Predicted 3D model of a 74-nucleotide RNA (transfer RNA) from Methylacidimicrobium tartarophylax. Its Rfam family is "tRNA". About the family: Transfer RNA (tRNA) molecules are approximately 80 nucleotides in length. NCBI's taxonomy places the organism under Bacteria, Pseudomonadati, Verrucomicrobiota, Methylacidimicrobium.
RNA sequence: GCACCCAUAGCUCAAUUGGAUAGAGCAUCGGGCUUCGGACCCGGGGGUUGGGGGUUCAAAUCCUCCUGGGUGCA
Numbered sequence: 001g002c003a004c005c006c007a008u009a010g011c012u013c014a015a016u017u018g019g020a021u022a023g024a025g026c027a028u029c030g031g032g033c034u035u036c037g038g039a040c041c042c043g044g045g046g047g048u049u050g051g052g053g054g055u056u057c058a059a060a061u062c063c064u065c066c067u068g069g070g071u072g073c074a
Base pairs, nucleotide, nucleotide: 001073002072003071004070005069006068007067010026011025012024013023019057028044029043030042031041032040050066051065052064053063054062
């Protein structure tokens, strides 16, 4: 330099290949239980879906540019 893949909650990942309010586990916070803590049970908060633009009635999903990471070739 060229090609391909990835980026969603603090962390690890889903979202049935364009459609229902973007979810789960862990973590965190509150409560229960316990002498206290852990484990366990119940509940809550937390997301401009990496950034800009475009297509569409509708975009996490499609197109494009940029940023970051990874792999292969040279």